[in-house]
RNA sequence: GGCGCGGUAGCUCAGUGGUAGAGCGGGCGUUUCAUAAGCGCCAUGUCGGCAGUUCGAUCCUGCCCCGCGCCA
Numbered sequence: 001g002g003c004g005c006g007g008u009a010g011c012u013c014a015g016u017g018g019u020a021g022a023g024c025g026g027g028c029g030u031u032u033c034a035u036a037a038g039c040g041c042c043a044u045g046u047c048g049g050c051a052g053u054u055c056g057a058u059c060c061u062g063c064c065c066c067g068c069g070c071c072a
Base pairs, nucleotide, nucleotide: 001071002070003069004068005067006066007065010024011023012022013021018055026042027041028040029039030038048064049063050062051061052060
């Protein structure tokens, strides 16, 4: 330098055109002599950045940035 895959909550990941969710983790409550576990409730976010297409973009297109892999 070329090609492919990925970047979404604190972490691991779903969601692939109609305005974003799960598990773990966190906070509060309940329970216990107390802790843990369990149960209930709550909050997570400029969906990597900038443009384009569209009535509408996390999703499609272009460029750029970052990570991993392959080739040279």